The RNA shown here (transfer RNA) has 72 nucleotides and comes from Candidatus Pacearchaeota archaeon CG10_big_fil_rev_8_21_14_0_10_32_14. The source organism's lineage runs through Archaea, Nanobdellati and Candidatus Pacearchaeota. The sequence is in RNAcentral, with records from ENA.
RNA sequence: GUCUCUGUAGCUCAGCGUUAGAGCGCCGCUCUCAUGAGGCGGAGGUCGGGAGUUAAAUUCUCCCCAGAGACA
Numbered sequence: 001g002u003c004u005c006u007g008u009a010g011c012u013c014a015g016c017g018u019u020a021g022a023g024c025g026c027c028g029c030u031c032u033c034a035u036g037a038g039g040c041g042g043a044g045g046u047c048g049g050g051a052g053u054u055a056a057a058u059u060c061u062c063c064c065c066a067g068a069g070a071c072a
Base pairs, nucleotide, nucleotide: 001071002070003069004068005067006066007065010024011023012022013021018055026042027041028040029039030038048064049063050062051061052060
């Protein structure tokens, strides 16, 4: 330099056009003599940034940024 992939909650990741979710973690309650485990509830997201298409974009297109890989 060319090509491909990845970027979504604190962490690990789902979600391939129509309400943003799970597990772990965190907070509260419950349970226990107590801690943990278990049970119930809750907080936490400008979906990497910008633009475009669409009635509607995490999802499709383009540019940029960051990371990983292949080739040279």
It matches the Rfam family "tRNA". The family's RNA type in Rfam is transfer RNA.